A computed fold for a 261-nucleotide RNA from a Thermotogales bacterium, annotated as Bacterial large signal recognition particle RNA.
It was read from a public genome assembly, where an Rfam model found it.
The source organism's lineage runs through Bacteria, Thermotogati, Thermotogota, Thermotogae and Thermotogales.
Its mean pLDDT, the model's own confidence on a scale to 100, is 77.
[in-house]
RNA sequence: CCAUGCUAGGCGGGGAGCUGGCGGUUCCCUGUACUCGAAAGCCGCCAUACGCGAGGCCGAACGCCUCCAGAGGCACAUUGGUUCGGUAAUCGGCAAAGUGGAAGGUGUUGAAGGCCGAGUCUCACGCAACGGAACCCCGUGAAUUUGGUCAGGUCCGGAAGGAAGCAGCCAUAAGCGGGUUAACCGUGUGCCGUGAGGUAGCUCGGACGGAGCUGGAAGCUUUGUUAGACCCGGGUCAGUGUUUCGAAGGAGGAUGCAUGG
Repeated sequence: CCAUGCUAGGCGGGGAGCUGGCGGUUCCCUGUACUCGAAAGCCGCCAUACGCGAGGCCGAACGCCUCCAGAGGCACAUUGGUUCGGUAAUCGGCAAAGUGGAAGGUGUUGAAGGCCGAGUCUCACGCAACGGAACCCCGUGAAUUUGGUCAGGUCCGGAAGGAAGCAGCCAUAAGCGGGUUAACCGUGUGCCGUGAGGUAGCUCGGACGGAGCUGGAAGCUUUGUUAGACCCGGGUCAGUGUUUCGAAGGAGGAUGCAUGG
């Protein structure tokens, strides 16, 4: 060095979580890696802990060690977005009160001011308007039941004559319709008149007076309120940095026994 047969060992690894701790079952990453069975108030263990039970395969290179690399994860810090809660010192928003007093308007064709008169207000009276009933006037108005006159007809009478009386006509009562003016009564009436009262305010006018009157912006202060900014805390998403663990992959290194040649 070769061949055969063995043995150690291997047939995935890692992060999170759980745990006093280690491994497994769970989740995630890597990416393909023997089969079956059980495992969360669980299964097997104890720093020699990197699973358990049953079976199968490989076997000193497909195994082992070191380094590089770095998917991905944990922790911490930090930035930004979003959301929830809190605070009310500050800023902002809103409201009120106070202060402030800019424009503008008006005024020597006369401001403020007080005075005088009138009105607006109340009462009484008058007038007017409107309404009402009555009086009066006009018209109408009686089939049966008003009055007058009563044709015809009826009754009395020997006759002359007389009597009652329907229709019609005329007039009229109650009632109905219309109208008028003086008086009467009334009024949610009146650019009306007279008198009395009242007169705070307002309007108009008069004389006096002799320069203001009005107007309210910005700003400021205080108080209240709100919770937008700021601040504090929590959740979540994304990014950055540091630390730590670290799969695939890459490089290097070390390695057992027996027999025969």